[in-house]
RNA sequence: GGAGCAGGACAGACGGUCGCCGCUGCAGAUGCAGGGGAGGAAAGUCCGGGCUCCGCAGGGCAAGGCGCUGGAUAACGUCCAGCGGGGGCAACCCCAGGGAAAGUGCCACAGAGAGCAGUCCGCCCGCUACGGCGGGUAAGGGUGAAAGGGUGAGGUAAGAGCUCACCGGGUUCGGCGGUGACGUCGGAUGCCAGGUAAACCCCGCCCGGAGCAAGGCCAAAUAGGGAGGCGUUAAGGGUGGCCCGCCCGUGCCUCCGGGUUGGUCGCUUGAGGCCAUCGGUAACGGUGGUCCUAGAUGAAUGACCGUCGUCCGUCAGCGGGUAACCGCCGGCGGGAACAGGACCCGGCUUAUGGACUGCUCCAGCC
Numbered sequence: 001g002g003a004g005c006a007g008g009a010c011a012g013a014c015g016g017u018c019g020c021c022g023c024u025g026c027a028g029a030u031g032c033a034g035g036g037g038a039g040g041a042a043a044g045u046c047c048g049g050g051c052u053c054c055g056c057a058g059g060g061c062a063a064g065g066c067g068c069u070g071g072a073u074a075a076c077g078u079c080c081a082g083c084g085g086g087g088g089c090a091a092c093c094c095c096a097g098g099g100a101a102a103g104u105g106c107c108a109c110a111g112a113g114a115g116c117a118g119u120c121c122g123c124c125c126g127c128u129a130c131g132g133c134g135g136g137u138a139a140g141g142g143u144g145a146a147a148g149g150g151u152g153a154g155g156u157a158a159g160a161g162c163u164c165a166c167c168g169g170g171u172u173c174g175g176c177g178g179u180g181a182c183g184u185c186g187g188a189u190g191c192c193a194g195g196u197a198a199a200c201c202c203c204g205c206c207c208g209g210a211g212c213a214a215g216g217c218c219a220a221a222u223a224g225g226g227a228g229g230c231g232u233u234a235a236g237g238g239u240g241g242c243c244c245g246c247c248c249g250u251g252c253c254u255c256c257g258g259g260u261u262g263g264u265c266g267c268u269u270g271a272g273g274c275c276a277u278c279g280g281u282a283a284c285g286g287u288g289g290u291c292c293u294a295g296a297u298g299a300a301u302g303a304c305c306g307u308c309g310u311c312c313g314u315c316a317g318c319g320g321g322u323a324a325c326c327g328c329c330g331g332c333g334g335g336a337a338c339a340g341g342a343c344c345c346g347g348c349u350u351a352u353g354g355a356c357u358g359c360u361c362c363a364g365c366c
Base pairs, nucleotide, nucleotide: 001362002361003360004359005358006357007356010353012308013307014306015305016304017303018302020037021036023034024033025032026031027030039338043349044348046347047346048345049344050343051211052210053209054208064206065205066204067203068082069081070080071079072078083097084095085094086093087092098202099201103200104199105196106195107194120141121140122137123136124135125134126133127132149167150166151165152164153163154162168192169191170189171188172187173186174185175184176183177182215265216264217263218262225256226255227254228253229252230251236248237247238246239245272291273290274289275288276287277286278285279284310335311334312333313332314331315330317328318327319326320325
C1' cells in the first nucleotide's frame, strides 16, 4: 500500500434573532420572567415481560410455539460460554442443531428400477427354427442430486459380506476425561440400514383471553327510560246506550339512574442512567455514591444568521522526496444521513452518515 474480519462509541459545538408545546411564578379574556422539550433506531409491531380489565385461568383436549449442553434473566424465539457439523489460506463467520433403526407420505427430469428392490446394455448357463427365448447375476457399463458400504483376495458357470483381511459406518459393552453436550481408548457383532420431519407424525418443554381506544372518576345539549306533581280536552282510544268517573295515552314542570361529546386520572422514578468497587472467562449480579432526563392528545421539539470544528474538491505557499506523492499552514467552493415519541421496559429485524480501534492475509522497502 491492497484485500478482508471483528468491535464499541458519536450523531456537530457555542452564540444571536424569530417561532412552537407543556410546567412554575407574577399580573389576569392575554402578557412577562424562569426552567424543560425525541432516537440509536423513537420505525416494523416480530418475540418476551410489567401494568389493567374479563367468567381467577387447577386439570384435560384442541390449536400454536420452541427444540445440542451449561449458564444469565422478570421473561424470551434474546444474550453469554461451550459442544458437534459446515464454509474460509487466515482473522473469523454460518446452523430451524431432538427422532428417518415406530408408522405413513413424497423424491421433478432422466432411467429397466427411487426403496419389504430392480435385468436396459453387458456377463454366465441352457435351448434354438440362429431372429431370439428361458434362467442366474448388481462384479462392469448407462441414467440420475441420489442406484442398497469401499479396496483386495478366496470362491463361482458367472457373480454376490457368500467367506476372509484391512478401512468406513451402525448397534452394543466397558475404561478414562468433562457438571454436561461430547471427546478419547479398547472389546464384541457382517448388523451394512438412501434422502426428506420450516411433510404428516412421535418425544420433551412452554402457553387463559384482550389490550392504555386497557381501565377508574366527573359530567352538557338532544332523544329515549323510571318516579312524582299539575293540567285536563281546546288531540285521541278503551269501559258504557249516554254522562260523570276510572284506565291507557298526551302536554308542562321537578327529580333519579344509565350513557355519548367533553374533561380528568392512569402518565412517567423506572427490572432507570452514570461512576467506583467486589464476584464471575462472560452474559450478568451484589454493594456504595451520584443524577432526574418529553408527557403531548390531531398531537409541540422548527427556521435563519454568525464563529469554530469535521470531511471532500480545488488553488497558492513552505518543508521532505529523483519522482509519483506525503506533511503543515492559508484562501475559495461544497457535503453531513436514516428518520421522529403517544402506557412503560428487555430483545430481534430493517433503514442510515462520516470517522475510530483491534486483528488476519498478500505485496513492496529497511
Model confidence (mean pLDDT): 77 of 100. Bacterial RNase P class A from Geobacter sp., 366 nucleotides, folded computationally. Its Rfam family is "Bacterial RNase P class A". Rfam classes the family as a ribozyme. The gene name in the source record is rnpB.